[in-house]
Context: one part of a larger RNA
RNA sequence: CUGGGCGUAAAGGGCGCGUAGGCGGUUGAGCAAGUCAGAUGUGAAAGCCCCGAGCUUAACUCGGGAACUGCAUCUGAAACUGCUUUACUUGAGUUCUGGAUGGGGUAGUGGAAUUCCCAGUGUAGCGGUGAAAUGCGUAGAUAUUGGGAGGAACACCUGCGGCGAAGGCGGCUACCUGGACAGUGACUGACGCUGAGGCGCGAAAGCUAGGGGAGCGAACGGGAUUAGAUACCCCGGUAGUCCUAGCUGUAAACGAUGGGCACUUGGUGUUGGGGGUAUUGAGUCCCUCGGUGCCGGAGUUAACACGUUAAGUGCCCCGCCUGGGGAGUACGGUCGCAAGACUGAAACUC
Numbered sequence: 001c002u003g004g005g006c007g008u009a010a011a012g013g014g015c016g017c018g019u020a021g022g023c024g025g026u027u028g029a030g031c032a033a034g035u036c037a038g039a040u041g042u043g044a045a046a047g048c049c050c051c052g053a054g055c056u057u058a059a060c061u062c063g064g065g066a067a068c069u070g071c072a073u074c075u076g077a078a079a080c081u082g083c084u085u086u087a088c089u090u091g092a093g094u095u096c097u098g099g100a101u102g103g104g105g106u107a108g109u110g111g112a113a114u115u116c117c118c119a120g121u122g123u124a125g126c127g128g129u130g131a132a133a134u135g136c137g138u139a140g141a142u143a144u145u146g147g148g149a150g151g152a153a154c155a156c157c158u159g160c161g162g163c164g165a166a167g168g169c170g171g172c173u174a175c176c177u178g179g180a181c182a183g184u185g186a187c188u189g190a191c192g193c194u195g196a197g198g199c200g201c202g203a204a205a206g207c208u209a210g211g212g213g214a215g216c217g218a219a220c221g222g223g224a225u226u227a228g229a230u231a232c233c234c235c236g237g238u239a240g241u242c243c244u245a246g247c248u249g250u251a252a253a254c255g256a257u258g259g260g261c262a263c264u265u266g267g268u269g270u271u272g273g274g275g276g277u278a279u280u281g282a283g284u285c286c287c288u289c290g291g292u293g294c295c296g297g298a299g300u301u302a303a304c305a306c307g308u309u310a311a312g313u314g315c316c317c318c319g320c321c322u323g324g325g326g327a328g329u330a331c332g333g334u335c336g337c338a339a340g341a342c343u344g345a346a347a348c349u350c
Base pairs, nucleotide, nucleotide: 004321005320006319007304008303012318014201015200016199017198021194022193023192025088026087028085029084030083031082033081034080035077036076037075038074039073040072041071042070049065050064051063052062053061054060091191092188093187094186095185096183097182098181103177104176105175106174107173108172109171110154115149116148117147118146119145120144121143125136126135162169163168206247207246208245209244210243211242215241216240220236221235222234223233258317259316260315261314262313263312266295267294268293269292270291271290272289273288274287275286276285299306300305323350324349325348332343333342334341335340
């Protein structure tokens, strides 16, 4: 390579938008590039294969055939693919109506709590632990009452609930803005799927500049514990955590499961919408579309398990794997302020 694979054995890109490319619904007509048929030419000889012949046989040699699976030209076929064209509506999209939503952004605003400051009451302790000590406190702490400042996060509601492509999103209000879903007609008429490169988004930590700093808290200091204790526990505490602008681009970025379409028994909960039945009245009963869970059938699986939200049955496109260590290292390149990221070996060894 062929092949076989990617939930947990090696292997799904962190996620989206999208270029090239690959793939692509139904109908009629045309063309004939692919495709198919026939003919002609060519496909050197030798060799291989088959038949026969010659050396006593064989090897060897000779004759004939086949083969040379290919290429070119001509003639023809038109089902399929392709191309041109015609038409269609079920794929896709638009419009209208409607409800759901912690989807995103900006501005404002609320209460509880912690801390600090001021004042009142009040007096000897408080705090902390397994037990203590460091620490705080007669310069009046802790506790309690009133007032004030400031930052950060939003208890209950909260739910195997909702939204988002993923990361992720939760007090309340306004404004700006995205997507999905249901219903009903109408409209466009294949406009689709995927997507190498590319572009964008991307938790936390980290970085640059400027702000902010209540609580928490790497580092650090102290107290304990211990044989030691560069820890676990305690008292402090800087960066950071927060905001603005920019950078970084990683993760157990996980469902460890790429995206799309179609098909294949069911049960039960929940969420958003619609319809029906009954009723004075649907929250209850039935049907249905979209989501999200659990349990399980066939089937799949090495097993565990998955099971209409597939890891079942198929098709299309992309990414990735190919024994362990060396190693996600070295070197080179690209990116970055740096930290480093991406790409990514070999010797050697088992």

The part of an RNA shown here (small-subunit ribosomal RNA, central domain) has 350 nucleotides and comes from a metagenome. Rfam family: Bacterial small subunit ribosomal RNA. Its mean pLDDT, the model's own confidence on a scale to 100, is 90.